This is a predicted structure of a 141-nucleotide RNA (FMN riboswitch aptamer (RFN element)) from Sulfitobacter indolifex. Rfam family: FMN riboswitch aptamer (RFN element). Gene Ontology term of the family: FMN binding. Lineage of the source: Bacteria > Pseudomonadati > Alphaproteobacteria > Roseobacteraceae > Sulfitobacter. The model forms 97% of the base pairs in the Rfam consensus. Its mean pLDDT, the model's own confidence on a scale to 100, is 76.

[in-house]
């Protein structure tokens, strides 16, 4: 210190104020939040070549729904995770060789089930799972 193996740890935020109403953290007005990896012209460190941080809406990933398989007391439970499919959303101006990433402005988006009334923010599956991050030990050089 590359690689590989094993084990362990960690791994999601947000309804505050007002309105209508019998009833809404679900509607309306204002407000609030942004997982993981990649990319980077910004910022910081180092001091000349690297390092760290930096995108919800650029490229991917994850959970979830659905599908399929198994079981079933027909309520559901378990497995699978490319396996038909669903799986969100950005423009304008500026600078510049170069920007959906910087600066400015204006927008937009958010699984499933539940609910006296429609949910990104409440409750639930979930004391779960997981993209991945880190550590230890061993292997190896």
């Nucleotide at each position: 210190c590359a690689u590989c193996a094993u084990u362990c740890u960690c791994a999601g935020g947000g309804c505050g104020g007002g309105g209508c109403g019998a009833a809404a953290u679900u509607c309306c007005c204002c407000a609030c939040c942004g997982g993981c990896g990649g990319u980077a012209a910004g910022c910081g460190g180092u001091c000349c070549u690297c390092c760290g941080c930096a995108a919800g809406c650029c490229c991917g990933c994850g959970a979830g729904c659905g599908g399929c398989c198994u079981c079933u007391u027909u309520g559901g439970a378990g497995g699978u995770g490319u396996c038909a499919g669903c799986a969100g959303a950005u423009c304008u101006g500026g600078u510049g060789c170069g920007a959906u990433u910087c600066c400015a402005g204006a927008g937009c988006c958010g699984a499933c089930g539940g609910u006296c009334a429609c949910a990104g923010u409440c409750c639930g599956g979930a004391u779960g799972g997981a993209a991945g991050a880190g550590a230890a030990u061993g292997c190896g050089a």